[in-house]
Context: one part of a larger RNA
Molecule: large-subunit ribosomal RNA, domain IV
Organism: Dehalococcoidia bacterium
RNA sequence: CCCUCGUUAAGGAACUCGGCAAUCUAACCCCGUAACUUCGGGAGAAGGGGUCCCCGAUUAUGUCGGGGGGCACAAAAUUGGCCCAGGCGACUGUUUAACAAAAACACAGGUCUCUGCUAAAGCGAAAAAGCUGAAAUAUAGAGGCUGAUACCUGCCCGGUGCCAGAAGGUUAAGGAGAGAGGUUAGGAUGACAACAUUCAAAGCCUUGAACCGAAGCCCUGGUGAACGGCGGCCGUAACUAUAACGGUCCUAAGGUAGCGAAGUCCCUUGUCGGGUAAGUUCCGACCUGCACGAAAGGUGUAACGCCCUGGGCGCUGUCUCAACGAGGGACUCG
Repeated sequence: CCCUCGUUAAGGAACUCGGCAAUCUAACCCCGUAACUUCGGGAGAAGGGGUCCCCGAUUAUGUCGGGGGGCACAAAAUUGGCCCAGGCGACUGUUUAACAAAAACACAGGUCUCUGCUAAAGCGAAAAAGCUGAAAUAUAGAGGCUGAUACCUGCCCGGUGCCAGAAGGUUAAGGAGAGAGGUUAGGAUGACAACAUUCAAAGCCUUGAACCGAAGCCCUGGUGAACGGCGGCCGUAACUAUAACGGUCCUAAGGUAGCGAAGUCCCUUGUCGGGUAAGUUCCGACCUGCACGAAAGGUGUAACGCCCUGGGCGCUGUCUCAACGAGGGACUCG
């Protein structure tokens, strides 16, 4: 000097990103217990008092009365610190075995879609048997989103998706086969057998127009707890400021309720108030929302949380500022 412990004057978070760590608290009995609340809770709230031994009484693991001892009586060990305010998530639960336990996942509840049973969905590599679903049957099963409860969930169907429709347009294979080309018996011309040029039936081969021809697409509607989207400029009131009001352009429609410098605000330590002697954090407001917003839910909310943020009481070697002690290392010798 290091590790693991013990004790500490005065102060008591001045430490530090942050009370991290370590104290404090602790059992049982009695008294007492707030806001808020879903009336269950909150609650062991908080905050107080008692606790040993002997004798007697008694309704006898207790209570009451009397007495006694100790520095200390839950005499050791085990054994909650508490409160206030806010955010997120309702809750118990689950998770990155071995750097993340959370505000992430799940959840009960809500809602949409699919599925009439050889169900939908899924496994079986393409195809099958077979299997799950289910020895179930729409109050069932599957999938998506949201995530207790409370109050709510606005506008847009132009684009994309999905659903429905079938008049018309387009349209594949296939059917159909006009026509065209190749080959060629044969014919014609060159005197013409060979050869050259030319015409060419049937058959075969190649190609092939019209016409017929489903779904789909175009088309016509619907649909947002489907994917998604939810404006700009100018003027105006008898102080000023502001604009209930008006004009204009664009759009499918121009963000409703609620919330708002937010876990979302760049400018920004916004401004005002509170808390502090002093507060980039925190709480309450304001609204100028760079770039909140309604089931990728909006706003509240009792209870809950080894969650996150701010404050307070208690308590302490976290610190002012270090000291001493114990055990084990380091170091020396062996």